[in-house]
Context: one part of a larger RNA
Molecule: small-subunit ribosomal RNA, central domain
Organism: uncultured Nitrospira sp.
RNA sequence: CUGGGCUUAAAGGGCGCGUAGGUGGUGGCAUAAGUCCGAGGUGGAAGGCUAAGGCUUAACCUUAGAAUUGCCUUGGAAACUGUAUCACUUGAGUCAGCGAGGGGAUGGCGGAAUUCCAGGUGUAGCGGUGAAAUGCGUAGAUAUCUGGAGGAAGGCCGGUGGCGAAGGCGGCCAUCUGGCGCUGAACUGACACUGAGGCGCGAAAGCGUGGGGAGCAAACAGGAUUAGAUACCCUGGUAGUCCACGCCCUAAACGGUGGGUACUAGGUGUAGGGCUCGCAAGGGUUCUGUGCCGUAGGGAAACCAUUAAGUACCCCGCCUGGGGAGUACGGCCGCAAGGUUGAAACUC
Numbered sequence: 001c002u003g004g005g006c007u008u009a010a011a012g013g014g015c016g017c018g019u020a021g022g023u024g025g026u027g028g029c030a031u032a033a034g035u036c037c038g039a040g041g042u043g044g045a046a047g048g049c050u051a052a053g054g055c056u057u058a059a060c061c062u063u064a065g066a067a068u069u070g071c072c073u074u075g076g077a078a079a080c081u082g083u084a085u086c087a088c089u090u091g092a093g094u095c096a097g098c099g100a101g102g103g104g105a106u107g108g109c110g111g112a113a114u115u116c117c118a119g120g121u122g123u124a125g126c127g128g129u130g131a132a133a134u135g136c137g138u139a140g141a142u143a144u145c146u147g148g149a150g151g152a153a154g155g156c157c158g159g160u161g162g163c164g165a166a167g168g169c170g171g172c173c174a175u176c177u178g179g180c181g182c183u184g185a186a187c188u189g190a191c192a193c194u195g196a197g198g199c200g201c202g203a204a205a206g207c208g209u210g211g212g213g214a215g216c217a218a219a220c221a222g223g224a225u226u227a228g229a230u231a232c233c234c235u236g237g238u239a240g241u242c243c244a245c246g247c248c249c250u251a252a253a254c255g256g257u258g259g260g261u262a263c264u265a266g267g268u269g270u271a272g273g274g275c276u277c278g279c280a281a282g283g284g285u286u287c288u289g290u291g292c293c294g295u296a297g298g299g300a301a302a303c304c305a306u307u308a309a310g311u312a313c314c315c316c317g318c319c320u321g322g323g324g325a326g327u328a329c330g331g332c333c334g335c336a337a338g339g340u341u342g343a344a345a346c347u348c
Base pairs, nucleotide, nucleotide: 003320004319005318006317007302008301012316014201015200016199017198021194022193023192025088026087027086028085030083031082033081034080035077036076037075038074039073040072041071042070049065050064051063052062053061054060091191092188093187094186095184096183097182098181099180103177104176105175106174107173108172109171115149116148117147118146119145120144121143125136126135162169163168206247207246208245209244210243211242215241216240220236221235222234223233258315259314260313261312262311263310266293267292268291269290270289271288272287273286274285275284276283277282297304298303321348322347323346330341331340332339333338
């Protein structure tokens, strides 16, 4: 010496299910593949190293030793790993009793508001801005009242509150359906963790076919502003936004922090449950989630700190100076848009 890293410097896969593989709880017994010890064989010579010696010295040469870290055979050891078997219950799962929830899918229902249509009242303006104008209005607008149509979104509750693996999910009701928490400890008895490939899910925009279209609104048109104004502001307005089915597969898909397990001061909110004290209000304790503060420790610092970025182990992904470049070429995927995999020359 036998890498160092990944919150923000380059670097965590967008998320899950899971194949191979890697890794794996407690006790007994057996075995001896790994492991350890002894012995034997082999490990060409030269070179290199050490010690002697030979040429007057050196280079050079000779001799001996060590080394050759390996392989094979054989005898032994049995703690650990493996293997076989028996057993266990704390990991994991099942069961029973409770519990919360915008978790998902389908169908139905209701109210506010915008717009439009019809009618009534009513008259000269309305709208819009920094100020205006385009625009709308005597063919009766704006305002106001009644009735109707249609689409989209869900006010208050609403909360660093809840649920979900992530994307994400919010009116009410019903049906179907996934997951989770707590308590008990009846059952199984390590059935576990991770996960290259693979499979599935995956905001918005976009694409295909068919519907729908109120509001909003890329593109587009006009009015302003300006030196110009292919913008910001205003008046309009089409795709789209919505639904069904099929694609696309990306993101500041972010906690910029992969998953699992164990351990390591506390304090204080909040959500769901258990036990307990209390008439109650409320308190104590415990499990799960979600925040803030903070000790040890960590960190370049900012900060993190039982929801770790601390202390350890297991598995996966990824990084290795900036630009060129997430480009070119090729492969795979896609209807396309493009996605994925992913260089080099050259240059600093």